[in-house]
């Protein structure tokens, strides 16, 4: 070269084309303790980029980046 699959939060996974895009962990502050560690309860955090359909787009398409496969 050709053709496939992936990309959501720091990490690991969710989300029929329709509700403020959640969950675990991790992180910060506070409760709690005589000091911790366990627990509680609160918060900050993300859809790879750029188009397009569509009333609405993480989702459907096209192009591009980057990862991983299979063929040559």
């Nucleotide at each position: 070269g050709u053709c496939c699959c992936c990309a959501u939060a720091g990490c690991u996974c969710a989300a029929c084309g329709g509700a403020u895009a959640g969950a675990g962990u991790g992180u910060a502050g506070c409760c709690c303790u005589g000091c911790g560690a366990a627990g509680g309860c609160u918060g900050a955090g993300a859809u790879g980029a750029a188009g397009g359909u569509u009333c609405g787009a993480u989702u459907c398409c096209u192009u591009c980046u980057g990862g991983g496969g299979a063929c040559a």

The RNA shown here (transfer RNA) has 72 nucleotides and comes from a bacterium. It matches the Rfam family "tRNA". From the family's description: Transfer RNA (tRNA) molecules are approximately 80 nucleotides in length. It is annotated as a transfer RNA. The RNAcentral record of the sequence draws on ENA. Its mean pLDDT, the model's own confidence on a scale to 100, is 80.